[in-house]
Molecule: transfer RNA
Organism: Patescibacteria group bacterium UBA4473
RNA sequence: GCCGCCUUAGCUCAGUGGUAGAGCACGUCCAUGGUAAGGACGGGGUCUCGGGUUCAAAUCCCGAAGGCGGCU
Repeated sequence: GCCGCCUUAGCUCAGUGGUAGAGCACGUCCAUGGUAAGGACGGGGUCUCGGGUUCAAAUCCCGAAGGCGGCU
């Protein structure tokens, strides 16, 4: 220098055009003599950034940034 993949909650990841989700973690409660395990409910996200397409974009297109890998 060229090519590919990834970027969504504190962490690990789903979600492939129509109101953003799970597990773990966190908070409250239940339960126990108490703790752990368990159960119920809840909080938390400008979906990396800018632009475009569309009635509508996390999702499609272009560019940028960061990360990983390959080639020379």